[in-house]
RNA sequence: GGAGUCGGACGGGCUGUCGCUGCGCGCCUCUGGCGCGGGGAGGAAAGUCCGGGCUUCACAGGGCAGGAUGCUGGCUAACGGCCAGAGCGGGCGACCGCUGGCAAGCGCAACAGAAAGCAGACCGCCAUCGUUCAGGGUGGCAAGGGUGAAACGGCGAGGUAAGAGCUCACCGGCCGUCAUGGCGACAUGGCGGGCCAGGCAAGCCCCAUCCGAAGCAAGACCAAAUAGGGAAACCGGCCGGCCCGGCCCAUGGUUUCCGGGUAGGUUGCUGGAGGGCGCAGGCAACUGCGCUCCUAGAGGAAUGACAGCCGCCGCCUCAUGGCGGCACAAAACCCGGCUUACAGUCUGACUCCCAAA
Numbered sequence: 001g002g003a004g005u006c007g008g009a010c011g012g013g014c015u016g017u018c019g020c021u022g023c024g025c026g027c028c029u030c031u032g033g034c035g036c037g038g039g040g041a042g043g044a045a046a047g048u049c050c051g052g053g054c055u056u057c058a059c060a061g062g063g064c065a066g067g068a069u070g071c072u073g074g075c076u077a078a079c080g081g082c083c084a085g086a087g088c089g090g091g092c093g094a095c096c097g098c099u100g101g102c103a104a105g106c107g108c109a110a111c112a113g114a115a116a117g118c119a120g121a122c123c124g125c126c127a128u129c130g131u132u133c134a135g136g137g138u139g140g141c142a143a144g145g146g147u148g149a150a151a152c153g154g155c156g157a158g159g160u161a162a163g164a165g166c167u168c169a170c171c172g173g174c175c176g177u178c179a180u181g182g183c184g185a186c187a188u189g190g191c192g193g194g195c196c197a198g199g200c201a202a203g204c205c206c207c208a209u210c211c212g213a214a215g216c217a218a219g220a221c222c223a224a225a226u227a228g229g230g231a232a233a234c235c236g237g238c239c240g241g242c243c244c245g246g247c248c249c250a251u252g253g254u255u256u257c258c259g260g261g262u263a264g265g266u267u268g269c270u271g272g273a274g275g276g277c278g279c280a281g282g283c284a285a286c287u288g289c290g291c292u293c294c295u296a297g298a299g300g301a302a303u304g305a306c307a308g309c310c311g312c313c314g315c316c317u318c319a320u321g322g323c324g325g326c327a328c329a330a331a332a333c334c335c336g337g338c339u340u341a342c343a344g345u346c347u348g349a350c351u352c353c354c355a356a357a
Base pairs, nucleotide, nucleotide: 001353002352003351004350005349006348007347008346009345010344012310013309014308015307016306017305018304020040021039023037024036025035026034027033028032042328046339047338049337050336051335052334053333054215055214056213057212066211067210068209069208070207071085072084073083074082075081086099087098088097089096090095100206101205105204106203107200108199122145123144124141125140126139127138128137129136153171154170156168157167158166172196174193175192176191177190178189179188180187181186219267220266221265222264229258230257231256232255233254234253235252236248237247238246239245274293275292276291277290278289279288280287281286311326312325313324314323315322316321
C1' cells in the first nucleotide's frame, strides 16, 4: 500500500420568525382564553416474532389433547436471548455456518437410470445349448462401464468357469464393554463382535423440558340530565258505613331513600429488572457496591413550516463559483431480546498478500 473478518459509536449543526402540545406561575369575562418561563421521538420509536412486569377473570390434585423449544455448561425476572465450550462442515486465514432420536414404527424421494430399499441386471464377464453364424436362447456373477443428489465399505492377496466379505491381513465405520481425562457435551486408548448398517424428523412420530386465558380499548374511581328498577311512608281501591286489622295491583299520585348503567371527568401514565464511570468477583455473559446522570406522556392523537449561515453528497465549471439533494423511518402501559430497513461519518481489534528498511 492492497484485499478482507469481527465489533463499537454517531446518524446533520447554529440562529431567527410563525405555529402545535403538556407542565409551572400570574391575570381574566374561568368546560375556556391570554402572558411569561421551561419540556417535547428512535437506533431502530418499525415488524408485533419471543420473554417478563402489571391488570382482570379462571384455578384442589393429576392426566389427555394442543403449542413451543431441542448438543453441553453457565447468565438472567424470563426467553426461542446472551456468554463460554463440544462435534461436524466451509474458508489459506482472521472467522463463519449447523446441532436430540431414522440399528422404535409408519411414510417420502422429481428427472435420469436395468434397478431407489427386506435391491437390481442395460452394456459387460463366464459356463452351456442351438445353428439361420447374428445384436441368438438358457443359466451363473456383480468385478468393470454407464445413470443419478444418493447405487449396500476401501485396498491387496487367496479363491473361482467368471466373480463376490466368499475367506484373510491392514485401514475406515458401527455396536458392546473397560480404562483415563473432563461438571458435561465429548476426547484418547484397550478388548470383543458381526462383516457394513444410505438420506429426509422444516413428513407423521418418539423422547425430554416448559406453557391457564385475555390484554392499558387491561383495569380502578367519581358521576349528571332523561327514561326505567327496588324499598319505605302517606294519600287511594276492596272487606255494607266508621276505627283497628287485613288484602290489592296491566292501579294511580306525592315525598324520601337505595342501587346499576350512559354522557362526561379522574386515574392506570411513566424514575425504571434504567444509562455512564470507578472498584470488586468471574475467561465471558453477568452480578455486587459507590458516585453520577435523566426528565415526551398525547387521546382523531402535539413534536411542524419558512428563511439565513455552515457541514456532507452528486453534477457542471480552468477557477471563483453555480444548480440540485440531505438515509431508513414517527412514541401510545412499561421493560429485556430477536428480526428487518438505513444516505453517510468516525473508530477498535485481528487475518492474508505485496514492497521497503
Overview:
Predicted 3D model of a 357-nucleotide RNA (Bacterial RNase P class A). It matches the Rfam family "Bacterial RNase P class A". It is annotated as a ribozyme. The coordinates come from a structure-prediction model, not an experiment, and the mean pLDDT is 76.